[in-house]
RNA sequence: AGGAUGAACGCUAGCGGCAGGCUUACACAUGCAAGUCGAGGGGUAACGAUGGUGCUUGCACCAGUCGACGACCGGCGCACGGGUGAGUAACGCGUAUGCAACCUGCCAUCCACUGGGGGAUAGCCCGGAGAAAUCCGGAUUAAUACCCCAUACAACCGUAAAGCCACAUGGUUUAACGGGAAAAGCUCUGGCGGUGGGUGAUGGGCAUGCGUGGCAUUAGUUAGUUGGUGGGGUAACGGCCCACCAAGGCGACGAUGCCUAGGGGGCCUGAGAGGGUAGUCCCCCACACUGGUACUGAGACACGGACCAGACUCCUACGGGAGGCAGCAGUGAGGAAUAUUGGUCAAUGGGCGCAAGCCUGAACCAGCCAUGCCGCGUGCAGGAUGACGGCCCUACGGGUUGUAAACUGCUUUUGCACGGGAAGAACCUCCCCGACGUGUCGGGGAUUGACUGUACCGUGAGAAUAAGCAUCGGCUAACUCCGUGCCAGCAGCCGCGGUAAUACGGAGGAUGCUAGCGUUAUCCGGAUUUAUUGGGUUUAAAGGGUGCGUAGGCUGGCGGAUAAGUCAGUGGUGAAAUCCUGCAGCUUAACUGUAGAAUUGCCAUUGAUACUGUUCGUCUUGAGUUCGGUUGGGGUAGGCGGAAUGUGUAAUGUAGCGGUGAAAUGCUUAGAUAUUACACAGAACACCGAUUGCGUAGGCAGCUUACUAAGCCGUUACUGACGCUGAGGCACGAAAGCGUGGGGAGCGAACAGGAUUAGAUACCCUGGUAGUCCACGCCGUAAACGAUGAUCACUAGCUGUUGGCGAUACAUUGUCAGCGGCAAAGCGAAAGCAUUAAGUGAUCCACCUGGGGAGUACGGCCGCAAGGUUGAAACUCAAAGGAAUUGACGGGGGCCCGCACAAGCGGUGGAACAUGUGGUUUAAUUCGAUGAUACGCGAGGAACCUUACCUGGGCUUAAAUGUUGGGUGCAUUCCCGGGAAACCGGGAUUCCCUUCGGGGCUUCCAACAAGGUGCUGCAUGGUUGUCGUCAGCUCGUGCCGUGAGGUGUCGGGUUAAGUCCCAUAACGAGCGCAACCCCUAUCGUUAGUUGCCAUCGGGUCAUGCCGGGGACUCUAGCGAAACUGCCGGUGUAAACCGCGAGGAAGGUGGGGAUGACGUCAAAUCAGCACGGCCCUUAUGUCCAGGGCUACACACGUGUUACAAUGGCCGGUACAGAGGGCAGCUACCUGGUGACAGGGUGCAAAUCUCGAAAGCCGGUCCUAGUUCGGAUUGGAGUCUGCAACUCGACUUCAUGAAGCUGGAAUCGCUAGUAAUCGCGCAUCAGCCAUGGCGCGGUGAAUACGUUCCCGGGCCUUGUACACACCGCCCGUCAAGCCAUGGAAGCCGGGGGUACCUGAAGUCUGCAACCGCGAGGAGCGGCACUAGGGUAAAACUGGUAACUGGGGCUA
Repeated sequence: AGGAUGAACGCUAGCGGCAGGCUUACACAUGCAAGUCGAGGGGUAACGAUGGUGCUUGCACCAGUCGACGACCGGCGCACGGGUGAGUAACGCGUAUGCAACCUGCCAUCCACUGGGGGAUAGCCCGGAGAAAUCCGGAUUAAUACCCCAUACAACCGUAAAGCCACAUGGUUUAACGGGAAAAGCUCUGGCGGUGGGUGAUGGGCAUGCGUGGCAUUAGUUAGUUGGUGGGGUAACGGCCCACCAAGGCGACGAUGCCUAGGGGGCCUGAGAGGGUAGUCCCCCACACUGGUACUGAGACACGGACCAGACUCCUACGGGAGGCAGCAGUGAGGAAUAUUGGUCAAUGGGCGCAAGCCUGAACCAGCCAUGCCGCGUGCAGGAUGACGGCCCUACGGGUUGUAAACUGCUUUUGCACGGGAAGAACCUCCCCGACGUGUCGGGGAUUGACUGUACCGUGAGAAUAAGCAUCGGCUAACUCCGUGCCAGCAGCCGCGGUAAUACGGAGGAUGCUAGCGUUAUCCGGAUUUAUUGGGUUUAAAGGGUGCGUAGGCUGGCGGAUAAGUCAGUGGUGAAAUCCUGCAGCUUAACUGUAGAAUUGCCAUUGAUACUGUUCGUCUUGAGUUCGGUUGGGGUAGGCGGAAUGUGUAAUGUAGCGGUGAAAUGCUUAGAUAUUACACAGAACACCGAUUGCGUAGGCAGCUUACUAAGCCGUUACUGACGCUGAGGCACGAAAGCGUGGGGAGCGAACAGGAUUAGAUACCCUGGUAGUCCACGCCGUAAACGAUGAUCACUAGCUGUUGGCGAUACAUUGUCAGCGGCAAAGCGAAAGCAUUAAGUGAUCCACCUGGGGAGUACGGCCGCAAGGUUGAAACUCAAAGGAAUUGACGGGGGCCCGCACAAGCGGUGGAACAUGUGGUUUAAUUCGAUGAUACGCGAGGAACCUUACCUGGGCUUAAAUGUUGGGUGCAUUCCCGGGAAACCGGGAUUCCCUUCGGGGCUUCCAACAAGGUGCUGCAUGGUUGUCGUCAGCUCGUGCCGUGAGGUGUCGGGUUAAGUCCCAUAACGAGCGCAACCCCUAUCGUUAGUUGCCAUCGGGUCAUGCCGGGGACUCUAGCGAAACUGCCGGUGUAAACCGCGAGGAAGGUGGGGAUGACGUCAAAUCAGCACGGCCCUUAUGUCCAGGGCUACACACGUGUUACAAUGGCCGGUACAGAGGGCAGCUACCUGGUGACAGGGUGCAAAUCUCGAAAGCCGGUCCUAGUUCGGAUUGGAGUCUGCAACUCGACUUCAUGAAGCUGGAAUCGCUAGUAAUCGCGCAUCAGCCAUGGCGCGGUGAAUACGUUCCCGGGCCUUGUACACACCGCCCGUCAAGCCAUGGAAGCCGGGGGUACCUGAAGUCUGCAACCGCGAGGAGCGGCACUAGGGUAAAACUGGUAACUGGGGCUA
C1' cells in the first nucleotide's frame, strides 16, 4: 500500500432512493409531549339546539329540557411509551439452572355469590385572610367514595392422624377440629359491571454455577464481620433487622485499596485465533437539578407525583411564594462539529370509553445537511489535410493534445412545458343480504389520505440543463518545459532545493478516482513486532552467582475398578434483528419481506474407555540403601618445617649505596651498602606443577594429626516410583568495604617528596597510613563467564589424558566415570557448536521485546554506613546492535624497494641585482595557475602593436566572408580643411571583355546570416600535472560462501619487475612489466661529395690548394654482435655467486620514447572546440594616450660574488650540435669600443657565425683589496614611425652591500655531480642571469636499512568508509524543553471519632373531634440526608531555591 467512521476541514457540485445527524448529566425563554369516562355521581361555568319572556326583528333574559360539558367527587390510566449514560467492576450484564421460599391489575377459563343498613364530604352557596400562591369558617348535598351487619359448608388460614412421594428444612392425597373476612351498581333489558376462590397466560421478585477492565511501586482484610439459636420484618428466602452464643469469614487461583468503565446482541478489522468498539435498531440495568425519605398503588421509593435539606433561577406589595427539556421543537454557552419553535392522527401502536370518539412531539410524514451507502446522468455513432491554438523537440520539419474539435447523422435518461394519475383503506359507523336469532360472524354498497396532484404514465421541443478533485523521485499508476537558486517552499518514510530540480511554484501532458476528490483524527490489518495457533535467551535484548527445598507443574512397567477430564449420540436452550444461502417486492441496486442455514456456547441425559485423572493390587529397569575397594591442593581445628624478607646485637670492612630511559628525592664517616654469626617477627609456601586433580558455586597447593563431607569403580542382597524441576523461602557466596579486639615482616589505596611533561592531581622512583593476616559479627555484590539454567533419552568417528575394574602374549585392548583437541550428519545470521551440543525430543524454572533517559527518580523492603533489591515516566532519536566482507588507517607485526636516510660533493636560506608571486597602491596596475603537483608557470620575447585593462574620442549590418535584389563606375589615388588619430566635411580623377543581348570585377544601399579573451573547467570534449616507470589492475569458466565476496593474484624461493620456478580448486586470458622502436659504444660491408689524405705527382710563405686515391677518419644505408650462450660452485628448479674465460660491450651495457585500472569534482570555457546562461547605439568594434614595468613590505626561482685551486695582462691549443638571403658575413678601412663605411662568398659536409675553462709566462700578497661589481653622472652605438614613462649595448668616471651565510632545507651514485664555454627558438630590437640543446675538463662516497619521507606484498586490530586532515568523550558558556527534590501555599475524593440533626418510617398515649373507621395533638427509640469540630492517611496543582537529563551550531 488495504478496510472502516454518528466524523471534521479544503476545493468542487446535476438528480433520485434508503439511512444517519451535540461535545457540557452545562443553564434554559416559549409552545406542545397523559389523559379519558355523563353507560358511577352531584351538577351547569362556556358553546349549540329547543321552548318561553321582553321587544328597538336581532339582541337581551329565563328554563339542565336536549346535544354536550369547565371546575368537583369517583373509576381506570399516569410504573407504558419517549430521553440520557452521570453513577455502577456489581449477581449490574451475559449464559445456564433453581424457588418444595414468592407476587401478578387489565386478559382467558372454571366454581360460587351479588342480601340489608348507616353517617359523612368535595362541589355549589354565604362570610373572611392574603399582592399572589393559597387558606380558614359556616350552611347544604350525591355516588360504582366510606363505614356497619348477614351469608361463604370444600377451596382461605392454623392444628393434626394415616398413606404415598422426596432433595435437609419438606411436598401431596384423604378424613377431622378450630378461626376470621365479601360485594355496587348502571342499563336501550341484549348486556356492561362488582365480590370470593381455582387454573392458565403475561409481567415481575429472589437465589446459585460459570464468564465479564487496569495497577502488586495496593498484601493483608473484616465487628453485623462469619456461623448458630430465638424473634421481628417482607409477596418471599436471607444478618435484611434485633437479642444472646461461638470465633469465625475472605486472600498470591490476587482479598482489600486506588484508577477507569453502563453490560449484551452486535459493529469494524483479521485467513483464523484474536484486537478494537458499544452511535443508529433490539434486550437488560441505572438515572431524572443534587442528596435523603416514604405515601398511593397489582406494580414506584415514581422524568412532566409528594415531603425535607442544599445549590441555582424567577415573581413579590418584602410578609411570602414558584420552578426543574438526560420528552419534541427551540435558545444561550462550549466546540473542528451535527437539523424545523413543520404537518397529521390517514396507517401502526398505546390510554380511557359499550361506542361514536377524545388524547397521543409514541408513530407516520415533510423540511435542512453529499454525513454515509446505492443507482442514474452530463450524450452516442461517423468524421484526418491528423485543422487552428497550446506545449515539446534533434526546429524549412516532426511529436503530442487527438476522433478530441469543427462538420454529418442518431437518441432524449435527467431537466423544462403540457396532460393523466395511484397503491398505502383494513377497521369503525350507516344501509342491504345470509347463518344462528336483534347480538356476533360472513358478503355487498356508501364513508375515511397528513404525505400529495407525490410516485408513476403519456405527449412535445431540443445535445439541448449538468465535472471535478488529488497525484505524477522511490515505496506507487503517471514526464517534460519554464521560473526559483539551501531562497521561496515540499515532506507519510527515505529525503528534495546551494543556476541545467521528472521532489519547490506555474504550464502542457499523463495517471487514479469520480458527484465527488483530497487532508486530518481514530481503530484493526500488514506486525510471527507479546508468538495459544505462532518467537526467542554463546556473541544481536534476554540464564537467576550457587545450592537445599515449600506450594505448584510434570512423572516408569503390568493388571483390575471408576467414568471427573476426553470422545460420540440424543433432548433443551442459544430472543428478534444482524451475517450467509434460496426465493420474492420496489424499473435495478442500496433497502425490505419470506424461508432456511448458522449461532463454533451452556445445561441435561445415554453410551464408549484408548489416553489423562482417582483408587486397589503387583513388578524392578528410575531412585535409594548394604558390602568391598579406590581417588583427590574438598572442608574444619591443632601441631611442626625450611627458604626468602625485615629488624636487633656482635664482628670484618670503607666510601659510597640505592634507583632509572637518564636522574633526583632517600640511606650513609654517629660507619651505610657488602660479608659473617646469633636472635626475633609476621606473612606466603619455590621446585614437583600439567589443556592435571577436588568442590554446587565462590574457591582450594609446605609437612603432619584428629574430626568430617563427597565422587567413582566393583558386587550381590534389600526397599519398591520413594522421581524431576522448583515461584515465594532458607543457606552459602571472590575482592573491596564496615564494627569490636588482636597482629603488623613484606606489599601498599590515601598522602608526602623526586622526576617526566606545555601542564602531570598519572604512568617511573624514594618513602608511607588504612588495608592485606587472626577471631567474632555485618555487607551480598563482580566480565560471580563456558557471557551457554537443571534433569532424562537418542544421534558417525579419530586422538590425548585422570581415576577404577577386567582380559592377557605385557606389543595391545574392552568397559564405566571425568578433563581436553579435531571433525561427520545436523544446527546456526555468521563466527562457530558438534555424545561435556549451540543437534533431535520431553519436563520444570528464570529472563527478553528499538536506542537514549536509566538500573536513574519516587515508594516499599534490607543495611551501622557505604549501599543493595524491587524499579518507572515525561521527553528525545531513526536508529542503537550482532556476525562477517572489501578497503583505508595504526607512535601493530613480518618481508622488500627508492639519492628515502646514512656516507660524500655542490648549493639554497645572509648580500646586491634579475625574474615570478603575495600584499599594498592605482583610473587601470587585464586574466588564469596556489601544499607536494602554483610562484624564470600559460609567456619560445608587453616601448606602439601584442592587449584581453583604464581614460578620452568615434561606428551601429558593423572589422571579415557569402547569397539575393537594386544602384554606381566607383573604390583606389591625389588635393584642401578640422582633428591626437580613428574619423568627418569638401573638391578632382576615373574599370575590363564583348557576338552589343550581356558578362566579369569593384563599391554603395537594403535584407539574411554577426560579434563577445563576458559567466560556468562543479555541464563538457580534447590536452596536461601527480601518485609513478610504482608493479600493479582485471576478466572468462570452474570451485567455495545465504550473501557482500573469496579463490586465481595466496604459500616456499627468485627478480628491477604479478620476472620466473616449485607447490596448489583452480585452469586460462587481458591491460601493465620485459621485448619489439630511436640515439650511443665495436666491427664488417656498400657508397665516396661539398668530407678524408696514407701512398704517387704538381704547387704555395702557408693551407687537400690541385691531379689523383678509398687505404684511414668521417658521412649514412644495410648487416654482425650479448643469449647467463660457456666454465666452476650452490640450488629440485627458477636463479644466484665468481676482480672466471672470451669480448668493444656482461648479466635490463648507457640514454630516450613509451605512463595499466584508477585517484585528486587536480588544471585549462584565455590555445582550440562545445551545452546552457548573459550583452546587442554595447560586455561588440575602431583609434590616441596610459597601464600590465607602480613599491613601507613578504616569499619562491636564479645570476654575480665575497677571492690566491683566485683576479688582471700577454702568448698559445682543442669541440659538438645548430643557424644563415629583409640572413650569416670572410676580408679591408675608421673608431678605445659598441659599431660604421666598403666589399667577397654562401639557400650552404663547399661560404659564414665561432669556444671557454686548459697550457706557457708575468703581476698582485690577504687588504673591503688590482676581490666584488650594484648604484649614479657624462658621452655614445644600434634597432625601430617612436627608446620620457619603458630597450639593449659601448666607453669614461663612480665604486654600494658582501669576508662563505641562524633555524632549516635542495640536487646528485659516473662520463654523473661540480666546473667551462657554444648554439638555437621567439625576435625590428630586447630587459635571456630564463628555457631547450651541445660538447670540453672531470671527482668523492655508499658501513648499512635502526631511524625520517614515499611506495609494494602478507598478516593483525578497528566504534574509520568524506576512509586518521577519520571518528569521538567530558566540563564550561548560551538558548529551549520535559522532569526529580524542596521551606511553604492552594485544592480533591474516601475513611475514622465526637457533637448536632430535617422530612420520614416504626412505636406509645388519658384529656380534643368523630356513631365508627379514623383524625388532630403530644411523647419515645433507632436509623439517616445535611451541618460542625478534630487528628491522621492518600492524591493533585503551584513555589523561592536546587539536582541531574534531553535537544541545538
About this RNA: Predicted 3D model of a 1449-nucleotide RNA (small-subunit ribosomal RNA) from an uncultured organism. The sequence is in RNAcentral, with records from ENA, Greengenes and SILVA. The coordinates come from a structure-prediction model, not an experiment, and the mean pLDDT is 82.